Context: one part of a larger RNA
Order: sequence, then structure tokens, then C1' cells
RNA sequence: UUGGGUUUAAAGGGUGCGUAGGCGGAAUGCCAAGUCAGCGGUAAAAUCGCGGGGCUCAACCUCGCUCCGCCGUUGAAACUGGCGUUCUUGAGUGGGCGAGAAGUAUGCGGAAUGCGUGGUGUAGCGGUGAAAUGCAUAGAUAUCACGCAGAACUCCGAUUGCGAAGGCAGCAUACCGGCGCCCAACUGACGCUGAAGCACGAAAGCGUGGGUAUCGAACAGGAUUAGAUACCCUGGUAGUCCACGCAGUAAACGAUGAAUACUAGCUGUUCGGGGCAAAUGGGCCUUGAGUGGCACAGCGAAAGCGUUAAGUAUUCCACCUGGGGAGUACGCCGGCAACGGUGAAACUC
Repeated sequence: UUGGGUUUAAAGGGUGCGUAGGCGGAAUGCCAAGUCAGCGGUAAAAUCGCGGGGCUCAACCUCGCUCCGCCGUUGAAACUGGCGUUCUUGAGUGGGCGAGAAGUAUGCGGAAUGCGUGGUGUAGCGGUGAAAUGCAUAGAUAUCACGCAGAACUCCGAUUGCGAAGGCAGCAUACCGGCGCCCAACUGACGCUGAAGCACGAAAGCGUGGGUAUCGAACAGGAUUAGAUACCCUGGUAGUCCACGCAGUAAACGAUGAAUACUAGCUGUUCGGGGCAAAUGGGCCUUGAGUGGCACAGCGAAAGCGUUAAGUAUUCCACCUGGGGAGUACGCCGGCAACGGUGAAACUC
């Protein structure tokens, strides 16, 4: 390289939108670029391949034929392609319903925590395996009343729901995105994927300005210990929160890219549609979309997967090719920095 692969052995991009490109539904007419066929030219010889022949065989020598291809010409029209016409199943629009912690902004609420003021009250509180540091007669802890502040929303709550992913949970309002079902009125392939590119992207981190109740890297002290730069305890700064901007990474996980079609079923649950059932209907059947469990065929090294595939196929993208060196060095790009992206080799086993 051909190839073979990517849940767990190396390998699916964190996610979406989307440019180029690649691929693309049904019917019909034309063209003839790809495709196929005939003929002609060219394709030096040798070599290679096939069929003969000659050295006793073979190597070797020799004769004939073929080859892939290119050019021209005449045809064919199934498939791909191009142009035109038509269609409705893919896709989208419309109408009627529906569910939801999807997002953004504003307002409101109660519990808890801490603090402040005042009352009651007196000697301890707190913490641990046990202690001590710490707090407390300047009146703590406990308890009652009032007030202030910031952050998070108990129960409901669930293999529940929503979102492309990250993620999203008190209540209300406004704005706004997506999705599902039913009808089948409209458009008529408008589709799928997607290198670049753009956007979003937990936590930690950075910049400026606020805020700071709790918790709490660093730090300090107390313990433990042979030591203890830890685990435990008492404190505590950054941070945790908000606004705007940057950063762009995660075991960003289903360790499983997206789309389409097909391939036994059983059972739970969420949200819709249809039908049947009676007098305490609260069920049964069926049909869609999700989300779980089990399982046939099949697949798999096995574990397992199994209509939500890791089965059977097609299209497109991404990625892998022994371990270490190394996600390092160098260069380039990005960033305020931290660092991120791209990404080797020597050497070694």
C1' cells in the first nucleotide's frame, strides 16, 4: 500500500448549523459524456502470458497468437449522467390539538445558615476514635422577638420529562426555540452527509466592576504519626454568586458519528390519535412518537448487543495501524496569561 477495523484490545470529532465535494425517490421522452458492441489505425523489437517446434531434458534458442491502452468511425440505449415534461411516497408548508426542570428577562416566596439589636438565663459550649487549638463571666452555647445579607430551592421526584450537546428543578408573568399526534388542503425531490468555516460548549481558570451568607484550594493553628508538607479538628484568602468580555478543555461516556430501509416477539412506563365496553364506565383492543427491562434469528474473542443493534445493507464524514519516547520537541496558528490546536524524530523494547 492493498486491506482490515473503531462499546471494552489502537481508533467516533464535545455538539450543532452549513460551503465546496460525494451520494440521491417514482414515471416518461430526447441526447449519447460515462458504458457496451462492430470495423479501421496505432501500440518497434526483446521481455511477460498462452499454444507449438529445436538442442537427449531443462535452463537456453525459435515460430505463432493474445494482451492492457490510445485515436478515429459506425451503431445500441438497460444502467449512471445531461436536458425537458409529469407524479407524491422522501422533505417542507398549512390547519386542528398536545406535553414538557428547553432558553432569556423581570418580579415574588418560605425554610435553613450567618450576622446585628433587645429579652430570658448561667457556666460552660464546640469538636473528636480520644483530644486540643477555637468560642465564653466584656455573659457564650441554649431559647424568644425583631431586623439585615447572600446563596440554594426540602417534599412532589420517578431507569419521569425537555434540550444538538454542554446541560435544565421553588412560584408567577412576558418574550422565544424545538418536538409529537391528527387532517391530507398546498409546494413538488426542494433530500442525506459534510473537508474547510461559523456558532454553542460542565467545572476549574483569566480580565474589569460589583457582591460575599455558606462552603472552601492556598495558608495558619490543633491533633495523629517514627515523620505527616495528608487523611480528622478549629479558623480562613482566592474562588464559589452577578454583569460584561476571554478561555475552549473533561471518564464532554451510551467510552457506541449522522441518515435511510429491512429483520420473531414479550413486558413496564411517558405523551398523543382511533375504536369497543355501562350505568359504582376508570378497563380492553389498536395506531404513532419517546424512554426502560427481557429475549428469537443473527452478530461478537468473550462480556454482551439484539426494531433505541454491536444484526442485514447503502451513502457521506471523522479516526486507527505494536509499547515507550509523547500528546513531548520544533515550527506555525490562537490566547492577556494559564494554556489550547496541529504534531514528529533519534533512541529503546
Predicted 3D model of a 349-nucleotide part of an RNA (small-subunit ribosomal RNA, central domain) from an uncultured bacterium. Rfam family: Bacterial small subunit ribosomal RNA. The prediction has a mean pLDDT of 87.